This record gives sequence, C1' cells and structure tokens, in this order.
RNA sequence: CUCAUCGAGAGAGGUGGAGGGACCGGCCCGCUGAUACCUCGGCAACCACGAUCAUAGAUCGCAGGUGCCAACUCCGGCAGACCCCGUUAGCGGGUAGAUCUGGAAGAUGAG
Repeated sequence: CUCAUCGAGAGAGGUGGAGGGACCGGCCCGCUGAUACCUCGGCAACCACGAUCAUAGAUCGCAGGUGCCAACUCCGGCAGACCCCGUUAGCGGGUAGAUCUGGAAGAUGAG
C1' cells in the first nucleotide's frame, strides 16, 4: 500500500503502584489497585492443515501461526438523508438531540 472483517464470544492468580480507555470532545474505568507485564485458563476461526462438493470457490472439521477476553471500534468527529430558518424558488445557511447511510481514522488478519 491492497483486500477482508469489526451490535456476537471469552477471566482467575501473581508483580507493581497511578493513571488508563490510539488522537480531540464527551462519557466511563481506576488505590475495593486500573493500564501494563507474567502464569494459567478461555473465546473465536483470519491463515495453515484435513475431508466433501468439485476448477474459482463453498461447506464441514481441527486448533499448528496470529488475534482477542469492560462498555457496538464505548459514543461522536466528515458528508448526506431527516429537522429548522431564509429565499430571487435555482438554492443558501444552521445547530442540539435521536435515527439511518456512506466516508475518515483506528484495530486484527492475509498478501
């Protein structure tokens, strides 16, 4: 950089001692010890492997390489739909909250 996925699922012990949830805003977690690291356990099935159908690929199995085990990627960020205001009726502008769609960013896997 490209492609795929991201409303599911899965925690105990030990070390250690103040910040952490990628960034910003919100909201939350945390001295009843978080984040992190280690051990054990678990979840899932991207890749590998096996079987079947049969080219591509699909389904099933397995658990070797990764990954993951607070909150939908915790929610939003940009644009559109929706809503409101103005209008020369072509369109222009706007913010709070709720919903939907797409995008951006991020994460994981494979290349």
Predicted 3D model of a 111-nucleotide RNA (SAM riboswitch aptamer (S box leader)) from uncultured Candidatus Brevefilum sp. The sequence is in RNAcentral, with records from MGnify. The organism belongs to Candidatus Brevifilum, within Bacteria. Of the family's consensus pairs, 94% are formed in the model. The coordinates come from a structure-prediction model, not an experiment, and the mean pLDDT is 81.